[in-house]
């Protein structure tokens, strides 16, 4: 620090997801040790049991027992003035727990004034003298108990007067009021009496009053402190004042009266949630999240209320009352509160021991010893976290065995192991053994203070003794042995790490993308590897990455996003100059910002974690002093922003009244006759009752042609005949005036197209709805004929539009060029007019710059400032609920659950279009001949079958694989056989084998007999062949052409397909080149050109054919000479021909056109002319095209069979359908007769002549030929003659019968041919469809391959030999350019909605249940205040009576629970219902994307 994921690819936008860190965690697997931490996040749920707050005898009165000793057995002593209870004092308000409540009576930070403060410290003064009770105790007594009652006795540092008053409070400044307590130790200087004790003295601890301090606390202020506006108004003690009360204290804190205030958009009130902070966590930081442990503050203590005591509480382990719950009970009544420490149940994914000790630290009490202390210190449990250590180290190659993989060579596990040598941490055992105690207690002692003091006591020392829960722990030493100690996750990409097997869209995985449908690096196992390690993974949560809420640090033309437009209150921002001030701002200082934490430097545990010293920091707040540039504020200026006045100008700006002509329709009349209207074509419709057409007149409503224009005006919506009235805004020139008066604008107010609504008019045309006619599979549409609301007017609503420039407003600045509109100025000119300059508007192009790109570009989307509005993934949804506006329709505001990993923008390359342009092709057209009808052949489908083997499937399967199925072929079926095999290699044993014969059998095969080797040799044997055996293996036309190679088809012989460098795309996919203009058969060539070149294709090179030359002449040829029946022979080398080598054609020449080009047109010459004809040759790629049955091959499958052999059958079936052919339907013909002219090819397991035989197929024959020699070989159509004369025929030949020939082991299933006889359909073929542009179509025959035989097929050959092409509108296919696209599996694409089914969440819903808040009323426990107090009453007063004072009781006020009624919020359930989302290959249509077929 980034990465994955939208696409065919790209850039951008944008979400989702990952890598990191953290945790009071939990779960899975695993687990050696130690240190330091941490441990109910859920039920503030309920709690058994034990413990958690007491202490003081030096405040007081009482006062045991056990035990021990003594005893006269009665008892006494000791224990002991101890324990214990009580009065009294102090403490219990601390410490400990929890986070329910609380959004402020809280917290944080900084301040303040009107307060209190026990214990502690300092200071001053005092502490005199009296009194009455009461618990304990005793007696009696109630009660089950808890707990009491009555009477009697008693003490105090308990209680109460009096005195004194340093002082304090109060006051009219006279006065009034207010205290106290003693205790312990010691001493005898003074007094008393005899020691000794007391008065006394003394020390210490207490006591009282007051003033201070310190500490702690109460109160007040400012700032900050979560979410919701779908919570907008709240408030009567409310806000303030006066007076009083109350409090420790200010204060409506309370009350009376008076006033009517107070809070709120800077968010009151209401609702939801929540203890706050230091900090913790994350982060570069800013921020975000969080508030366990530790520390500060607050709140709470079963729930609610209340006070008492006290310095302090409205009190966790106190009291009272009410409530719920639990327990005890003798039913009368009582008791209780773990959110203290342990522990239990419950809840939960989940959180520990009913431990030890007060040794240390701290707290309470005490003079002290000491006691108490679940605070605390320790231990226990838990890998819950952090940190540390170990599980061994060195050497060790035949790279052992085993495992795994394998191309079978090997590789890997792997120096790993074994083995040798060494070490011993931790653990085990044995022994030693701390620090924490520098403290405290106590005894003795030294110095010193107080003191009269040698007493006592305080302080500072010294010595001795005692004091440790942890714990026999840490630590140290010794003994023995490598001995006791490694797992978990991952290995497709992100992301480090790969192979095999199993599985076969199954089982499963998955954080995202996505894996799995027979070769899975993604599932499961294994081997290996990678990562971390006593842990490792998973899950959850937080921050980060995320600049994805953007202060730092984002955006809004098209991706989400500018309000439809204006006016304008608040608010925000604001021109120029001077002075002042000092709020903001800046600087310095001071205070504070607790400690801990974080950071830096040190120190201590062996290190580390951890602990600890110091520093820094705590970015903050407050106060003081200073600065004065900027902002604010105050005062005074200025004129340029803004505004006003005068003058001028343009304009569909608005509103209102009037006027006008053209046209449509209607009405009336005239002329006139059969149609009109409408459409792609029609029909509905109008018309003989006179339409349409035409003329005249009239009525009525609406709209204003031409001008008219990227022209004008308006804020926008919008505004268009003419004239008048009223009226808004804008612009210009020049002067004058005011003097910042400005910009923006949340709420608010106004305007606001069309449609729609209300009331009343109006209604010509047009026209939703509706009706009819068409179209159609349907057509609730598009088209047509009609037609009502509406459209128009007035008034009132509605308030929305793609209200768009998809671009908020204002100001300033930043190159230009060209239009247009409307002002002003100047020069020229008589003028028209033209030129220049300068304002306002409105357009086009364009530099810089910006932008993801497209594009914008002085009218910015540039550069800046100010203000407002808005956005934060897609869907759900602009929906629900709530509120509000509206007559309604609806508008505004505006979610969530759930669901997806995308949705989207711009541009790119393709593909496609019922888009466009250009061009080509037997593509159409023009022609010729066919197919489709018949019969037959052949292939296919289907059907059949034991089998009818398999493959090929639009073009590009179907006379295709098959260049030839009777057996064989053959792969199929039936039956009979074989099992190392029919075929290959290796091993062992035997032997030849071959061959021949016989028998059985359908044959394979079996049995028997005969037969008894060959080659090499180093003489051992080896090899060939064969039989038997053994296992490795063979074999498979079994599967997968979607695992493959190779080969092939097709687009297409179409003109295309690419690359390098450069340039452009200031990113990229890509583009350019290859486009454009010509031209070509051609990306062929030329010109032009940010391109220049190149490669594969095209063309050429190759073969063949057409002409000539030359060379060579046998088997070919024969002009001349001879010769023959015959080029038969001699001869010839001229010709033909053959086959070698050459020539020739190149737009080379001429003319024209064309850009002086390429090229085209015409011409000449030429055998041939513009590629001369034909062939071979097939670019990059497409179709998962075809082929595993040619061959090869991975994987899978079979192995007495899916292999092999044999016989027979089948591939030849036959209601039917299709393709391809043949033969025909006849006279351009058939038949007959006689008679011409080819080319190419083939032949020795062959072609086979002549001759003879047969009607013929053929037979016989065997000359010749290994072929320019011989043979196949006859060419046929044609031409000639004759006949037939339009008929199912002298056409046609199917079919069938008979007889044969040939091949072959064999023609039954199932061959070809011949002869005789038979003589079917068929008289030119519907829709549709095929081929062909010249030696072509058509027509005619010949040959070859395969092959024993079989050709209507296929591959070749020649003979005869046409017609037509205007042309490119249309069909099909293709090429190039361009355009649109929501397609990219690419239109056989994509995709929408209803319906049906399943599931999910949500809304409505008669109601129903809970909960919270609130209003009114009733009620009124305890308590406090107050009133009363006839009952009761110790201290004081009083001689007494009595009084003062107090108490019970009762009343009143306030008030908790509770009750009644209502309102509001919220959460559940709910028959039914509504839409939404998601689902497999459902149904119906085809709305959108191309002009998507009606944009």
């Nucleotide at each position: 620090a980034g990465a994955g994921u939208u696409u065919g690819a790209u850039c951008c936008u944008g979400g989702c997801c990952c890598a990191g860190a953290a945790c009071g965690a939990a779960c899975g697997c695993u687990g050696g040790c130690g240190g330091c931490g941490u441990g109910c996040u859920u039920a503030a749920c309920a709690c058994a049991u034990g413990c958690a707050a007491g202490u003081c005898g030096a405040a007081c009165g009482u006062g045991a027992a056990a035990g021990c000793c003594c005893u006269u057995c009665g008892g006494g002593g000791u224990g002991a003035g101890u324990a214990a209870a009580g009065u009294g004092g102090c403490g219990c308000a601390c410490g400990g727990g929890u986070g329910a409540g609380u959004a402020a009576u809280g917290g944080a930070u900084a301040g303040g004034a009107a307060c209190g403060u026990a214990c502690c410290u300092g200071a001053u003064a005092g502490a005199g003298g009296g009194g009455g009770a009461u618990a304990a105790c005793c007696a009696c007594u109630g009660g089950a108990a808890a707990c009491g009652g009555u009477g009697g006795c008693u003490a105090a540092u308990a209680c109460c007067g009096c005195a004194u008053g340093u002082g304090a409070u109060u006051u009219u400044a006279c006065g009034a009021u207010c205290a106290a307590a003693g205790g312990u130790g010691g001493c005898c200087u003074c007094u008393a009496c005899u020691u000794g004790u007391a008065a006394g003295c003394u020390a210490c601890c207490g006591c009282u009053a007051u003033c201070a301090g310190a500490u702690c606390g109460g109160c007040c202020u400012a700032u900050c402190u979560c979410c919701c506006a779908u919570u907008a108004g709240c408030u009567a003690g409310u806000u303030g004042g006066u007076g009083a009360g109350g409090u420790a204290a200010a204060g409506g804190c309370u009350c009376a009266c008076c006033a009517a205030g107070g809070c709120u958009a800077c968010g009151a009130u209401g609702g939801g949630u929540a203890g706050c902070u230091g900090g913790u966590u994350u982060u570069a930081g800013a921020g975000g999240a969080u508030g366990a442990u530790c520390a500060g503050c607050c709140a709470c203590a079963c729930u609610g209320g209340a006070a008492c005591u006290g310095a302090g509480a409205c009190a966790c382990g106190g009291u009272c009352c009410a409530g719920a719950c639990u327990c005890c009970u003798a039913c009368g009544g009582g008791a209780g509160g773990c959110a203290g420490c342990a522990g239990u149940g419950g809840g939960g994914a989940a959180u520990c021991u009913u431990g030890c000790a007060c040794a240390a630290u701290g707290g309470g009490c005490g003079a002290a010893a000491g006691c108490c202390u679940g605070a605390u210190g320790c231990a226990g449990c838990a890998a819950c976290g952090c940190c540390g250590c170990g599980u061994g180290a060195a050497c060790g190659a035949u790279g052992a065995a085993g495992g795994c993989c394998c191309u079978u060579g090997g590789g890997u596990u792997g120096u790993a192991a074994a083995g040798u040598u060494c070490u011993u941490u931790c653990g085990a055992c044995u022994g030693g053994g701390a620090a924490g105690a520098g403290g405290g207690u106590u005894u003795c002692u030294u110095g010193u203070g107080u003191g009269a003091a040698u007493a006592a006591u305080g302080c500072a020392g010294g010595a001795g003794a005692c004091u440790g829960a942890c714990g026999g722990u840490a630590c140290c030493a010794g003994u023995a042995u490598a001995a006791g100690a490694a797992g978990c996750a991952c290995c497709g990409g992100c992301u480090a790490a790969u192979u095999c097997c199993g599985u076969g869209c199954c089982a499963g995985c998955a954080g995202c993308c996505g894996c799995g449908g027979u070769a899975a690096u993604a599932c499961g196992g294994a081997a290996g590897g990678u990562g971390c390690a006593a842990g490792c993974g998973u899950u959850g949560u937080u921050c980060g990455g995320a600049a994805u809420g953007a202060c730092u640090g984002g955006g809004c033309g098209u991706a989400a996003a500018g309000c439809g437009c204006g006016c304008g209150c608040a608010g925000g921002c604001g021109g120029u100059a001077u002075u002042g001030c000092a709020a903001g701002u800046c600087g310095a200082a001071u205070g504070u910002g607790a400690a801990a934490u974080c950071c830096c430097c040190g120190g201590g545990c062996u290190c580390a974690a951890c602990c600890u010293g110091g520093g820094a920091a705590c970015u903050g707040c407050a106060u003081u002093c200073g600065a004065a540039a900027c902002u604010a504020c105050a005062a005074u200026u200025c004129u340029u922003g803004a505004a006003u006045a005068u003058c001028u100008g343009a304009g569909g700006g608005g509103u209102u009244a009037g006027u006008g002509g053209a046209a449509u329709u209607c009405c009336a009349g005239g002329u006139g006759u059969a149609g009109g209207a409408g459409u792609g074509a029609a029909a509905u419709c109008c018309g003989u009752a006179g339409a349409g057409a035409u003329c005249u007149g009239g009525a009525g409503g609406a709209a204003c042609a031409c001008c008219g224009g990227u022209g004008g005006c308006g804020a926008a919506g919008g505004c268009g005949a003419c004239u008048g009235g009223c009226u808004g805004g804008c612009a210009g020139u020049a002067u004058a005036u005011u003097g910042a008066c400005g910009c923006u604008g949340a709420g608010g107010c106004g305007c606001g197209a069309a449609a729609g609504c209300g009331u009343g008019g109006g209604g010509a045309g047009c026209a939703a709805a509706c009706a009819g006619g068409a179209u159609u599979a349907g057509a609730u549409a598009c088209c047509c004929u009609g037609g009502u609301a509406g459209u128009c007017c007035a008034c009132g609503c509605c308030g929305u539009a793609a209200a768009c420039u998809a671009u908020g407003g204002a100001u300033a600045c930043u190159a230009g060029g060209c239009g247009u509109u409307u002002g002003g100025g100047g020069a020229g000119u008589c003028a028209a007019c033209c030129c220049c300059c300068u304002g306002g508007g409105u357009g086009c192009c364009g530099c810089a710059g910006c932008u993801a790109a497209c594009g914008c570009g002085u009218u910015a989307a540039g550069u800046a400032u100010c203000c407002c509005g808005c956005c934060u993934g897609g869907g759900g949804a602009g929906u629900a609920c709530g509120g509000u506006c509206g007559c309604a329709a609806g508008g505004c505001u505006a979610a969530a659950g759930c669901u997806c990993a995308a949705a989207g923008g711009a541009a790119u390359u393709g593909a496609c279009g019922g888009g466009g342009g250009c061009c080509c092709g037997c593509a159409c057209a023009a022609g010729c001949g066919g197919u489709g009808g018949a019969g037959u052949a052949u292939g296919u489908g289907g059907u059949u079958u034991a089998a009818u083997u398999c493959g090929a499937a639009g073009c590009a399967a179907c006379g295709c694989g098959c260049a030839g199925a009777a057996c064989c072929u053959u792969a199929c079926c039936u039956g009979c056989u074989c099992u190392u095999a029919a075929c290959a290699u290796c091993c062992c044993g035997g032997g030849c084998a071959a061959c021949a014969u016989g028998c059985a059998g359908a044959g394979a095969u079996g049995c028997a007999u005969g037969g008894u080797u060959c080659a090499c040799u180093u003489c051992g044997g080896u090899g060939a062949c064969u039989c038997g055996g053994u296992g490795a293996u063979a074999g498979g036309u079994g599967c997968u052409g979607c695992a493959u190679g190779g080969c092939u088809g097709u687009c297409g012989u179409c003109a295309g397909c690419u690359c390098g460098u450069g340039u452009c795309g200031u990113u990229a996919a890509g583009a350019u080149g290859u486009c454009u203009g010509g031209u070509u058969a051609a990306g062929u060539c030329c010109a032009a050109u940010a391109a220049c070149g190149a490669g594969c294709g095209c063309a050429a090179c190759c073969c063949u054919u057409a002409u000539c030359u030359u060379c060579a002449g046998u088997u070919a040829c024969c002009a001349u000479c001879a010769u023959u029946a015959a080029g038969u022979u001699g001869g010839g080398g001229a010709c033909u021909c053959u086959g070698g080598a050459g020539a020739g054609a190149c737009u080379g020449c001429c003319g024209g056109u064309g850009u002086u080009a390429a090229a085209c047109c015409g011409g000449a010459g030429g055998a041939a002319g513009g590629c001369g004809g034909g062939g071979a040759u097939g670019g990059c790629g497409u179709c998962a095209a075809g082929u595993c049955c040619u061959c090869a091959u991975g994987g899978c499958c079979c192995u007495u069979a899916c292999g092999a052999g044999c016989a027979g059958g089948g591939c030849u079936a036959c209601a039917c359908a299709c393709g391809u052919a043949c033969u025909a339907c006849a006279a351009u013909g058939g038949c007959a007769a006689a008679a011409a002219c080819a080319a190419a090819c083939c032949g020795u397991c062959g072609c086979g002549a002549a001759g003879c035989c047969g009607c013929g197929a053929g037979g016989u024959g065997g000359a010749g030929c290994u072929a320019a020699u011989c043979a196949g070989u006859a060419a046929a159509a044609c031409a000639u003659u004759g006949u037939c004369u339009c008929a199912g025929u002298c056409c046609g030949g199917a079919u069938u019968g008979g007889a044969g020939u040939c091949u072959g082991c064999a023609a039954c299933u199932c061959g070809a041919c011949u002869c005789c006889a038979u003589g079917a359909a068929g008289u030119u073929g519907g829709a549709a469809u095929c081929g062909c542009u010249a030696g072509u179509a058509a027509u005619c025959g010949c040959u070859g391959a395969u092959c024993a035989g079989c050709a209507a097929g296929c591959a070749g050959c020649g003979g005869u030999g046409a017609a037509u092409a205007c042309g490119u509108u249309c069909c099909c296919g293709g090429g190039c350019c361009u355009u649109g696209u929501a397609c990219a599996c690419a239109c056989c694409g994509c995709c929408c909605g209803u319906c049906a089914c399943a599931c999910c969440a949500c809304g409505a819903g008669a109601g129903u249940g809970g909960u919270c808040a609130u209003a009114a009323c009733c009620a009124g426990a305890a308590g406090u205040a107050u009133g009363u107090g006839a009952g009761c009453u110790a201290a004081c007063c009083g001689c007494a009576a009595g009084g003062a004072g107090g108490c019970a009781g009762c009343g009143u006020a306030c008030c908790a629970a509770g009750g009644u009624u209502g309102u509001g919020g919220u959460c559940g359930c709910g028959a039914u219902u509504g839409g939404g989302g998601u689902g497999a290959a459902g149904u119906c249509g085809u709305a959108a994307c191309a002009a998507g077929g009606u944009a």